C1' cells in the first nucleotide's frame, strides 16, 4: 500500500437513525456498628449556577437529516489478515 473490525466518563461496556452513557466496578455522602468490614440507601460525563436550572460533550474536520455514537466522505490512531520485502 490493500482489506476487515474498532476509538464513548476514572474503568469495563449498553444505546445500530429518536432522553447518550443502560447495567457493573470505581469514587462521594449517609444508614446500621462501641468501632469497623460486610450489607442497605443516595448521588456520581464535564462545565457554570446558592438553588432551579442552563451550555457542551460519542477520536479529528466536514456532509446527508427535523433529528447522528449510529449513515456518507476526507483525515488521525489501535488491533487483525494479505501483499511487497533486491
Nucleotide at each position: 500500500g490493500c482489506c476487515c473490525g474498532g476509538g464513548u466518563g476514572g474503568c469495563g461496556g449498553a444505546a445500530u437513525g429518536g432522553c447518550a452513557g443502560a447495567c457493573g466496578c470505581g469514587g462521594a455522602g449517609g444508614a446500621c456498628u462501641c468501632a469497623a468490614a460486610a450489607u442497605c440507601c443516595u448521588u456520581u460525563g464535564c462545565u457554570c449556577g446558592a438553588g432551579a436550572g442552563g451550555g457542551c460533550g460519542u477520536g479529528c474536520g466536514g456532509g446527508u437529516u427535523c433529528g447522528a455514537g449510529u449513515c456518507c466522505c476526507g483525515c488521525c490512531c489501535c488491533g487483525g489478515g494479505c501483499a511487497c520485502c533486491a